[in-house]
């Protein structure tokens, strides 16, 4: 330099154009003599900018970060 892949709560992953979900973590509560476990609840996210569309996590373009391959 060229090609490909990935980017979503603190973390690990879903969501193939129509209300962004789950697990885990954290916090609060129930239970317990206390704690753990279990149960209930709360909290919190789409890499950035633009485009297409009535509507974009999703499609397109550019950039950024990381990973892989080629030279």
């Nucleotide at each position: 330099g060229g090609g490909g892949g990935u980017g979503u709560g603190g973390u690990u992953c879903a969501a193939u154009g129509g209300u962004a979900g789950a697990a885990u973590a954290u916090c609060g509560g129930u239970c317990u003599c206390c704690a753990a476990a279990a149960c209930c609840g709360a909290c919190g996210a789409u890499c950035a900018a633009g485009g297409u569309u009535c509507g974009a996590u999703u499609c397109c373009u550019u950039g950024c970060a990381c990973c892989c391959c080629c030279g």

The RNA shown here (transfer RNA) has 71 nucleotides and comes from Candidatus Giovannonibacteria bacterium RIFCSPLOWO2_12_FULL_44_15. The sequence was found in a public genome assembly.